Model confidence (mean pLDDT): 81 of 100. Transfer RNA from an uncultured Alphaproteobacteria bacterium, 76 nucleotides, folded computationally. Its Rfam family is "tRNA". Rfam classes the family as a transfer RNA. It was read from a public genome assembly.
RNA sequence: GCCGGCGUAGCUCAGCUGGUAGAGCAUCCGCCUUGUAAGCGGGAGGUCGGGGGUUCGAGUCCCUCCGCCGGCACCA
Numbered sequence: 001g002c003c004g005g006c007g008u009a010g011c012u013c014a015g016c017u018g019g020u021a022g023a024g025c026a027u028c029c030g031c032c033u034u035g036u037a038a039g040c041g042g043g044a045g046g047u048c049g050g051g052g053g054u055u056c057g058a059g060u061c062c063c064u065c066c067g068c069c070g071g072c073a074c075c076a
Stems, first nucleotide, its partner, number of pairs: 001072007010025004019056001027043005049065005
């Protein structure tokens, strides 16, 4: 340099044919317990990697850039 995959909550990941952004774990509060863990109930937590475009409407489609991973090529 070329090709492909990935980027969504603190972590691991869903999100269909474009139509209200979610789960588990973690965290906080409460219940339960002699106490802890477990269990149960509830809360908080998101510029959906950045920018632009299409659309009534974009996590989803298009363009571009950035980062990570893999393969290939180059390295006289």